Predicted 3D model of a 147-nucleotide part of an RNA (small-subunit ribosomal RNA, 3' minor domain) from a Deltaproteobacteria bacterium. The full RNA is in RNAcentral, with records from ENA and SILVA. Rfam family: Bacterial small subunit ribosomal RNA. Gene Ontology terms of the family: ribosome and structural constituent of ribosome.
Context: one part of a larger RNA
RNA sequence: CACCGCCCGUCACACCAUGGAAGCCAGCUGUACCGGAAGUCGGUGAUGGAACCCGCAAGGGGCCUAGCCGCCGAUGGUAUGACUGGUGACUGGGGUGAAGUCGUAACAAGGUAGCCGUAGGGGAACCUGCGGCUGGAUCACCUCCUU
Numbered sequence: 001c002a003c004c005g006c007c008c009g010u011c012a013c014a015c016c017a018u019g020g021a022a023g024c025c026a027g028c029u030g031u032a033c034c035g036g037a038a039g040u041c042g043g044u045g046a047u048g049g050a051a052c053c054c055g056c057a058a059g060g061g062g063c064c065u066a067g068c069c070g071c072c073g074a075u076g077g078u079a080u081g082a083c084u085g086g087u088g089a090c091u092g093g094g095g096u097g098a099a100g101u102c103g104u105a106a107c108a109a110g111g112u113a114g115c116c117g118u119a120g121g122g123g124a125a126c127c128u129g130c131g132g133c134u135g136g137a138u139c140a141c142c143u144c145c146u147u
Base pairs, nucleotide, nucleotide: 003110005107008103009102011100013097014096015095016094018092019091020090023087024086025085026084027083029081030080031079032078033077034076039072041070042069043068044067048064049063052061053060054059113134114133115132116131117130118129119128120127121126
């Protein structure tokens, strides 16, 4: 810059972050099952063994043992669920942005006073009904205060 003022919402454009979203990816974790390394333990032990016991000896007993079997068992696998993060066609509003579009809702009685609640309606600001408030102008009257 002071009504040639201020100002609201839709729409259009640009950018920013963000909500929803079929799904996809990753992490973490629960449950059930499969599988079962190493190893301990248990069983077996016809393989192997010098020590112990009996026996003159052969041999027998005992103990240990390779191997085998079993329990437990890590990683792993299958199925299903929880949580977290990322991504995601599309979609919702939000923010910001000198000079875009449509109107003009609010601010003066803002040209239908405004606002609040609620319901319906409408390109948009909004409009209408009902109830409420004065944070309404104007006019008149009443009460009170001051001069």
The organism belongs to Myxococcia, within Bacteria.
Model confidence (mean pLDDT): 82 of 100.